Large-subunit ribosomal RNA, domain I from a Pseudomonadota bacterium, 508 nucleotides, folded computationally. Its mean pLDDT, the model's own confidence on a scale to 100, is 84. NCBI's taxonomy places the organism under Bacteria, Pseudomonadati, Pseudomonadota.
Context: one part of a larger RNA
RNA sequence: UGCAUGUGGUGGAUGCCUUGGCGAUCACAGGCGAUGAAGGACGUUGUAGCGUGCGAUAAGCUUCGGGGAGCCCGCAAACAGGCUUUGAUCCGGAGAUGUCCGAAUGGGGAAACCCGGCCCGUGAGGGUCAUCCUUGGCUGAAUUCAUAGGCCAAUGGAGGCGAACCCGGUGAACUGAAACAUCUCAGUAGCCGGAGGAAAAGAAAUCAACCGAGAUUCCGGGAGUAGUGGCGAGCGAAACCGGAGCAGCCUGCACACUUUAGCCGUUGCGCUAGCAGAACGGUCUGGAAAGGCCGGCCGCAGAGGGUGAGAGCCCCGUAUGCGAAAGCCUGGCGGUGGAACUGGGUGUGCGAGAAGUAGGGCGGGACACGUGGAAUCCUGUCUGAAGAUGGGGGGACCAUCCUCCAAGGCUAAAUACUCGUGAUCGACCGAUAGUGGACCAGUACCGUGAGGGAAAGGCGAAAAGAACCCCGGGAGGGGAGUGAAACAGAUCCUGAAACCGCAUGCAU
Numbered sequence: 001u002g003c004a005u006g007u008g009g010u011g012g013a014u015g016c017c018u019u020g021g022c023g024a025u026c027a028c029a030g031g032c033g034a035u036g037a038a039g040g041a042c043g044u045u046g047u048a049g050c051g052u053g054c055g056a057u058a059a060g061c062u063u064c065g066g067g068g069a070g071c072c073c074g075c076a077a078a079c080a081g082g083c084u085u086u087g088a089u090c091c092g093g094a095g096a097u098g099u100c101c102g103a104a105u106g107g108g109g110a111a112a113c114c115c116g117g118c119c120c121g122u123g124a125g126g127g128u129c130a131u132c133c134u135u136g137g138c139u140g141a142a143u144u145c146a147u148a149g150g151c152c153a154a155u156g157g158a159g160g161c162g163a164a165c166c167c168g169g170u171g172a173a174c175u176g177a178a179a180c181a182u183c184u185c186a187g188u189a190g191c192c193g194g195a196g197g198a199a200a201a202g203a204a205a206u207c208a209a210c211c212g213a214g215a216u217u218c219c220g221g222g223a224g225u226a227g228u229g230g231c232g233a234g235c236g237a238a239a240c241c242g243g244a245g246c247a248g249c250c251u252g253c254a255c256a257c258u259u260u261a262g263c264c265g266u267u268g269c270g271c272u273a274g275c276a277g278a279a280c281g282g283u284c285u286g287g288a289a290a291g292g293c294c295g296g297c298c299g300c301a302g303a304g305g306g307u308g309a310g311a312g313c314c315c316c317g318u319a320u321g322c323g324a325a326a327g328c329c330u331g332g333c334g335g336u337g338g339a340a341c342u343g344g345g346u347g348u349g350c351g352a353g354a355a356g357u358a359g360g361g362c363g364g365g366a367c368a369c370g371u372g373g374a375a376u377c378c379u380g381u382c383u384g385a386a387g388a389u390g391g392g393g394g395g396a397c398c399a400u401c402c403u404c405c406a407a408g409g410c411u412a413a414a415u416a417c418u419c420g421u422g423a424u425c426g427a428c429c430g431a432u433a434g435u436g437g438a439c440c441a442g443u444a445c446c447g448u449g450a451g452g453g454a455a456a457g458g459c460g461a462a463a464a465g466a467a468c469c470c471c472g473g474g475a476g477g478g479g480a481g482u483g484a485a486a487c488a489g490a491u492c493c494u495g496a497a498a499c500c501g502c503a504u505g506c507a508u
Stems, first nucleotide, its partner, number of pairs: 001507009015493001016458002020429002022426007029418002031161002039101003042055003046079001049075003061095006070083003106115003116129005131158003134154006165196001166194005176183001180230001206213002217244005227235002248410003252350008261342001270328003274322003280295005296313002298302001304316003359383008369395001390405005445452002465492001468479004
């Protein structure tokens, strides 16, 4: 030094576990904000830090309900001091307080800071002062009236934030075409504007085909068909059929009749705390019984979780039944009353029934359709009708025929999505997995910045977390003690391999 056996160290694989994730289903919710949001800064406990809560009334204040014995948040104990059956802590409803920044709004500003005006108050202090729009008022030029403009007020509105979904505006490139330019990627990504719980669309100037249908939306077919296409790569319908879901309406004036939808009040359901809730003992093993054995019981409850191993009957629950002072929801139902307001219906009379529009030329764009024989829709530009005895469409165009009525508007449902709440589930993961994040993570750390972005779970049933003694400066260890176990001792379950020792044997 190697090999072998044994025994250790190191290391943290593996197994088991799960507080966290992932994916769904159902229901709810789908907004918050000048009554100052989202998000923060700084404070705040007898307390040094961090977290959580809260805001100078600061882990809280008031009140109304629930609840019923302990409580004074977590890491996290100890001490000190308090509260509580005159019902605390805790849970729910409503209210009060709510520093400073932030749309941030008196002015400024390098966010959480600086500096003001006016009013009230002896003072401490309190209130108010942004901009735009709308409405109202007061003023008021050139210029007489007026208008523009100026000023003031509003318990009128807006502003900012928010995961996706939606509509509109604008709008790429990589890529594909095995190169590349038309084309494609794609009206995608990005950016901008706007809205709602959905949005958009929507009641035929639609289709169809000589038969007829009867708004829109979504799904399954039709169909990768018809087409389109450097006829390349590719792109790609519609009628119609079957389903989901269905709903239709409005327009100016006057009059008459009628009605009761909204509205107001009341009741029930639901949501935001909760309450009741059946039935087991013995013995054996064991540290521990829920396990074995013996004998019982309940079940509208044998879902699930916990308890020292595997519990229907120990605990929490579960089936089932019940419950709200207050607030919310009118989501939906029923009942009552009024005719004041906003209306609804019917009838009559008069009126209206959509022009720089439809269409055309040129240039573009959208239509599955790349200019094509290219209809249809939109329009930058130039033009430009008819007016119901009229007009549009039926894929160039014309005739016949059919069909519809543009240039005003509203409209639930079926559809899309999930930042979020509750319940439930999984031939989903189980700590190099599953979220980046099971752990004080968008943290530490990196970067001027935009931005990038970790590692890190497990003693034990219970801390019973090792008093005391010994060695040592300590670290650490040896006894003692606890425990079922300490080779479970806090670098703590299991504890593989690489790697490093020790002992013995053999070989060299």